Notes: This is a predicted structure of a 73-nucleotide RNA (transfer RNA) from Candidatus Doudnabacteria bacterium RIFCSPHIGHO2_02_FULL_43_13b. Rfam family: tRNA. It is annotated as a transfer RNA.
This record gives sequence, C1' cells and structure tokens, in this order.
RNA sequence: GGAUCCGUAGCUCAGUGGUUAGAGCGUUCGGUUCACAUCCGAAAGGUCGAUGGUUCAAGUCCAUCCGGAUCCA
Repeated sequence: GGAUCCGUAGCUCAGUGGUUAGAGCGUUCGGUUCACAUCCGAAAGGUCGAUGGUUCAAGUCCAUCCGGAUCCA
C1' cells in the first nucleotide's frame, strides 16, 4: 500500500428498515439470614465509533473518515 471482517450499557454479546434498543455478568438498593454466601425483587447505566446521504421511518441500507483484528505484498 491492497483485501476482508468488526465497532451497540463498566465487560461479553443479541437485535427481519417500523411499539420506549435488549440479555447475561457486574454495580446500587430492598427482601431473605444472627451474619455472610446463595436465592428472590427492583433500579441506575446507551447520543448504537464520527460525519453526511437514501427513506414516511436507519442500530440495521449507502459514502467518507477514525479505531481494532486477520490475510496478501
């Protein structure tokens, strides 16, 4: 330099263009216990990498850029 793939919650990841973007783990609070662990319930936490475009409607489609991984040279 070229090609392919990836970027969504603190971490690991789902998410067919159409309801308010979700799960597990983690965190906080409550219940349970003499207490801790386990278990049960609830809550907080996201400008979906950035900018623009297509569309009535974009996490999802398109372009460019940024970052990461792999391969080729």
The sequence was found in a public genome assembly.